[in-house]
């Protein structure tokens, strides 16, 4: 960087450091000197991992689902739904603006090239 899969309406400090920027692009709306990015501490979560139980399948070691436990390690997250939209369709007579569905796109994990 590609590919496949799986999840994206829960959750996380009124700490120290830094000093202007920041929410992936678009276009909106925002959030910030009652201090942004960034780092360090702290926190969430439970993908990878660890573990009881059921249930099926193997002759056994084990495997797979499912429901629940743990967090020492490996990522990851800690303003709003992935902030909200971008493209198809549907639906509320129409606009305008809503709502609903699926795609795209992206983000994060695991496993592959």
């Nucleotide at each position: 960087c590609u590919c496949u899969u799986a999840u994206c309406g829960a959750g996380a400090g009124a700490g120290g450091u830094g000093g202007a920027g920041g929410g992936a692009c678009u276009g909106g709306c925002c959030c910030g000197a009652u201090g942004a990015a960034g780092c360090c501490c702290g926190g969430c979560a439970a993908c990878c991992u660890c573990u009881g139980a059921a249930u099926g399948g193997a002759c056994u070691a084990c495997c797979a689902u499912u429901c629940g436990g743990a967090a020492a390690g490996g990522u990851g997250c800690c303003a709003a739904a992935u902030c909200c939209u971008g493209c198809a369709g549907g639906u509320a007579a129409u606009c305008a603006u809503g709502c609903c569905u699926g795609a795209c796109a992206g983000a994060u994990a695991a496993g592959a090239g």